[in-house]
Context: one part of a larger RNA
RNA sequence: AUGAACGUUGGCGGCGUGCCUAAUACAUGCAAGUCGAACGAGGACUCUGGUAUUUAUAUCGGAAGUUCCUAGUGGCGAACGGGUGAGUAACGCGUUGGUAAUCUGCCCCAAAGUAAGGGAUAACAGUUGGAAACGACUGCUAAUACCUCAUGUGAUCAUAGAGAUUAGAUGCUCUAUGAUUAAAGGAGUAAUCCGCUUUGGGAGGAGCCUGCGUCCCAUCAGCUAGUUGGUAAGGUAAUGGCUUACCAAGGCUAUGACGGGUAGGAGGCCUGAGAGGGUGGCCUCCCACAAUGGUACUGAAACACGGACCAUACACCUACGGGUGGCAGCAGUAGGGAAUAUUGCCCAAUGGACGAAAGUCUGAGGCAGCAACGCCGCGUGAGUGAUGAAGGCCUUCGGGUUGUAAAACUCUUUUACGAGGGAAGAAGAAGGACGGUACCUCGUGAAUAAGGAUCGGCUAACUACGUGCCAGCAGCCGCGGUAACACGUAGGAUUCAAACGUUAUCC
Numbered sequence: 001a002u003g004a005a006c007g008u009u010g011g012c013g014g015c016g017u018g019c020c021u022a023a024u025a026c027a028u029g030c031a032a033g034u035c036g037a038a039c040g041a042g043g044a045c046u047c048u049g050g051u052a053u054u055u056a057u058a059u060c061g062g063a064a065g066u067u068c069c070u071a072g073u074g075g076c077g078a079a080c081g082g083g084u085g086a087g088u089a090a091c092g093c094g095u096u097g098g099u100a101a102u103c104u105g106c107c108c109c110a111a112a113g114u115a116a117g118g119g120a121u122a123a124c125a126g127u128u129g130g131a132a133a134c135g136a137c138u139g140c141u142a143a144u145a146c147c148u149c150a151u152g153u154g155a156u157c158a159u160a161g162a163g164a165u166u167a168g169a170u171g172c173u174c175u176a177u178g179a180u181u182a183a184a185g186g187a188g189u190a191a192u193c194c195g196c197u198u199u200g201g202g203a204g205g206a207g208c209c210u211g212c213g214u215c216c217c218a219u220c221a222g223c224u225a226g227u228u229g230g231u232a233a234g235g236u237a238a239u240g241g242c243u244u245a246c247c248a249a250g251g252c253u254a255u256g257a258c259g260g261g262u263a264g265g266a267g268g269c270c271u272g273a274g275a276g277g278g279u280g281g282c283c284u285c286c287c288a289c290a291a292u293g294g295u296a297c298u299g300a301a302a303c304a305c306g307g308a309c310c311a312u313a314c315a316c317c318u319a320c321g322g323g324u325g326g327c328a329g330c331a332g333u334a335g336g337g338a339a340u341a342u343u344g345c346c347c348a349a350u351g352g353a354c355g356a357a358a359g360u361c362u363g364a365g366g367c368a369g370c371a372a373c374g375c376c377g378c379g380u381g382a383g384u385g386a387u388g389a390a391g392g393c394c395u396u397c398g399g400g401u402u403g404u405a406a407a408a409c410u411c412u413u414u415u416a417c418g419a420g421g422g423a424a425g426a427a428g429a430a431g432g433a434c435g436g437u438a439c440c441u442c443g444u445g446a447a448u449a450a451g452g453a454u455c456g457g458c459u460a461a462c463u464a465c466g467u468g469c470c471a472g473c474a475g476c477c478g479c480g481g482u483a484a485c486a487c488g489u490a491g492g493a494u495u496c497a498a499a500c501g502u503u504a505u506c507c
Base pairs, nucleotide, nucleotide: 001505002504004503005502006501007500008499011378012377013376014375015374016373017371018370019336024334025333026332028331029330030329033076034075035074038073039072041070042069043068044067045065046064047062048061049060050059051058052057083289084288085287092214093213094212095211097209098208099207102206103205104204107202108201109200110199111198112197113196114195116148117147118146124139125138126137127136128135129134154181155180156179157178158177159176160175161174162173163172185194186193187192215261216260217259222252223251224250227249228248229247230246231245232244233243234242264286265285266284267283268279269278270277271276291312292311293310294309295308314325315324316323317322342368344367345366346365350364351362352361353360354359381411382410383409384408391402392401393400394399416444417443418442419441420440421439425434451496452495453494454493455492456477457476458475462491463490464489465488466487472479473478
């Protein structure tokens, strides 16, 4: 010094922290939705007509709506945020550069455009299979869903030519010709706004490459066939044996290859005068993983924790035909363990997703609960008080000590309890989970609040009794066998204090 644990004890507050073990298995609830101003449809509400009629309902129609709801199509999000550290000794991380080898949804700036058509499909209706999960067939319908097409500011490609910068131009810039290539609408009376398409630039983000640094073992000394290089092709946003064919025989290694063990890395944190040594919990950045192993799809971005498919193990449902699941999200359960919390409140604030907005969602987050787990602060009273009371302990029996300690008298009220008032946090009106909290005022009354370890030396603090190498103590030296300052008890003392000791680990 600690994410600590154990023993004894325990008044309060503030701020933090809290499964280090089984990356073990998980009941239950919640943790990612949103948009009706993209779309059809259905329903509710309001108005109104008919039929039945017990005069209140039922039923069949019609019309309108800045009204409300939503199963489906469609868009955006779900790649963020949150968790964990299993794997990884690696361009993984840190730092320095490069990309003349690259991509980038939403956002910002700039330029140009947004013209004409078409066929489907879910929903829905009907039939039907299945225990369920979930389907199958027929028919109807819409779109900012899908497809064709015009235009081409531009962009891409091909051919030809010119130019600049640079260490280096093939892929940068310019010109000419040809070919290819776009779009979607919605709201509003309108103005206009929100979108859509193509292109250039930016911001932020990401990919790849690179110099240097990055634990232990030599009782690991040789390792390597896609291996090392070349040519061609494929693949990728992009370089590259990344992959394939062919050709060559290379490449690494005592400056430690290869193998084995251990381990996420860093900012930091602990210690120390420093140099160093140790460590990586909380917070921040990066990486990796999501029962185990593999694969791709969608998408600007994933090879995707709460998406898909396959395999495996486990668990659950079943009508035995077949299905379902993945807490290393927040709580919580079992198990393991010396050991680690509530199945809480709220979206009020900060931030995020969607939306024109109102708003909805948000176990991110803000708060509250539990725990002396840590740090810091406060309190458990203050003054006077000698007949040095009683009691305890010791005694040379004179006394000494506990000890101004108590009692008693006077005073105060931090805190506690009771009562009243009562926030800021919310940029302009309203709107606060926390919270009737913090804080303020008044009242009551010393009232509600002290223990732990030690006392042979190191090391501050000693006597009596009991025990008798027994019982026991102990960090080291060592104590105990009949006068034990060392064991046990009592009195006294020392020390720290809401803590004090012990154990573990690091300096």